RNA sequence: AUGUCUCAAGGGCAAACCGCGCGGAAGUGCGGGACGCAAAGCCAUCGGGCCUUACCCCAUUUGGGCAGGCAGCCGGGUUGCACGG
Numbered sequence: 001a002u003g004u005c006u007c008a009a010g011g012g013c014a015a016a017c018c019g020c021g022c023g024g025a026a027g028u029g030c031g032g033g034a035c036g037c038a039a040a041g042c043c044a045u046c047g048g049g050c051c052u053u054a055c056c057c058c059a060u061u062u063g064g065g066c067a068g069g070c071a072g073c074c075g076g077g078u079u080g081c082a083c084g085g
Base pairs, nucleotide, nucleotide: 005085006084012037013036017032018031019030020029021028022027035072041078042077043076046075047074048073049070050069051068052067056065057064058063
C1' cells in the first nucleotide's frame, strides 16, 4: 500500500403509505414518512430478468416489434467515507 473479516463514532440513503406535480401506462420529481440498506452512489449503449406498451410498424380478437421504466431482482463495470484490531 492492497484485499478480507471484525468493531467504534459521526453521518448518509429511504420501502410501504400520504400530499402536490409530470406521464397514456409502468413509473417518476418534490415534501412528509421509515421497511430496510456498507455502495439502497453511478451505468438500462455490459448481460440476464421483470413491468408498461399511447403513437408507429408487422400479424389481425389476444400476439410480436419499436419505444418507455425498474440499479431497492440477479450478476457485471465504475467511483467512493471511516477509528481500532
A computed fold for an 85-nucleotide RNA from Aromatoleum toluolicum, annotated as c-di-GMP-I riboswitch aptamer. It was read from a public genome assembly, where an Rfam model found it. Its mean pLDDT, the model's own confidence on a scale to 100, is 83.